[in-house]
């Protein structure tokens, strides 16, 4: 330059067109110790941007960001 392939919570991953986007860690509150930890519970937080398709988009098209991979 071309061709791939991935972008969801702090991180690691789930959700292949309908539900109120789900779970582990972690973080915050509590309870729990003499006091930390474990353990127990309780709570907040995510779909890269803009655009289109469709009653309905995380999911399907495009662009354009970004990160890896392959090629001369």
């Nucleotide at each position: 330059g071309c061709c791939c392939c991935c972008g969801u919570a702090g991180u690691u991953c789930a959700a292949u067109g309908g539900a109120u986007a789900g779970a582990a860690c972690a973080g915050c509150g509590g309870c729990g110790u003499c006091c930390u930890a474990a353990g127990c519970u309780g709570u907040a937080g995510a779909u890269g941007u803009a655009g289109g398709u469709u009653c309905g988009a995380u999911u399907c098209c495009u662009a354009c960001c970004g990160g890896g991979g392959g090629u001369a």

About this RNA: The prediction has a mean pLDDT of 81. Transfer RNA from a bacterium, 72 nucleotides, folded computationally. The sequence was found in a public genome assembly. It matches the Rfam family "tRNA". By type it is a transfer RNA.